[in-house]
RNA sequence: GCGGGAGUAGCGCAAUGGUAGCGCAUCUGCUUCCCAAGCAGGUGGUUGCGGGUUCGAGUCCCGUCUCCCGCU
Numbered sequence: 001g002c003g004g005g006a007g008u009a010g011c012g013c014a015a016u017g018g019u020a021g022c023g024c025a026u027c028u029g030c031u032u033c034c035c036a037a038g039c040a041g042g043u044g045g046u047u048g049c050g051g052g053u054u055c056g057a058g059u060c061c062c063g064u065c066u067c068c069c070g071c072u
Stems, first nucleotide, its partner, number of pairs: 001071007010024004018055001026042005048064005
């Protein structure tokens, strides 16, 4: 330099172009003499960044950044 893959909540991951979700963690309550475990509920998101297409983009297109793999 060329090609491919990945980037979404604190962490690990989902999501046919049509309300962004699950588990763990965290917070509150219940339970307990206390803790842990268990049960119920809640909070937490510029979907790496910048543009474009579209009535509508995490998803499609272009550029760019970081990481991984291969080629040279």

This is a predicted structure of a 72-nucleotide RNA (transfer RNA) from a Chloroflexaceae bacterium. NCBI's taxonomy places the organism under Bacteria, Bacillati, Chloroflexia, Chloroflexineae, Chloroflexaceae. It matches the Rfam family "tRNA". The sequence was found in a public genome assembly.